c-di-GMP-I riboswitch aptamer from Paenibacillus macquariensis, 88 nucleotides, folded computationally. NCBI's taxonomy places the organism under Bacteria, Bacillati, Bacillota, Paenibacillaceae, Paenibacillus. Its Rfam family is "c-di-GMP-I riboswitch aptamer". About the family: GEMM was predicted in a large-scale screen for bacterial structured RNA regulatory elements. Model confidence (mean pLDDT): 82 of 100. RNAcentral holds the sequence, with entries from ENA.

[in-house]
RNA sequence: UAUUGACAAAGGCAAACCCAUUGAAAAAUGGCGGCGCAAAGCUACAGGAGCUACCGCGAUAUUCUCGCUAUGCUAGCCAGUUACCAUA
Numbered sequence: 001u002a003u004u005g006a007c008a009a010a011g012g013c014a015a016a017c018c019c020a021u022u023g024a025a026a027a028a029u030g031g032c033g034g035c036g037c038a039a040a041g042c043u044a045c046a047g048g049a050g051c052u053a054c055c056g057c058g059a060u061a062u063u064c065u066c067g068c069u070a071u072g073c074u075a076g077c078c079a080g081u082u083a084c085c086a087u088a
Stems, first nucleotide, its partner, number of pairs: 001088002004086002012037002018031005035076001041081003047078002049074003056068004
C1' cells in the first nucleotide's frame, strides 16, 4: 500500500426470542442467547434512506378516529471516518 480476508489463527462484536428497566411510540440499556459481522468500531449537526408521532396542526364529528409533521430514533440500510490481526 491492497477493489487482500484461509470453513485457519490472536483478540472482538452480538440478530431474533424471552426477562427487567426507561419511553407515548420508534427504540434504548442490562441479563439471556447466537442470526450473523473483516469494521456489526465511531459519527444521526456533512448527505441520502428508513422507523415512530407524545406535543402541535388539519379533517371528521364528539372526545373517538384518520391524515400531516422531528425536535425523537436506526451506524446490523447506503455513506463518512479511524483502527486490530493475518496474508501479499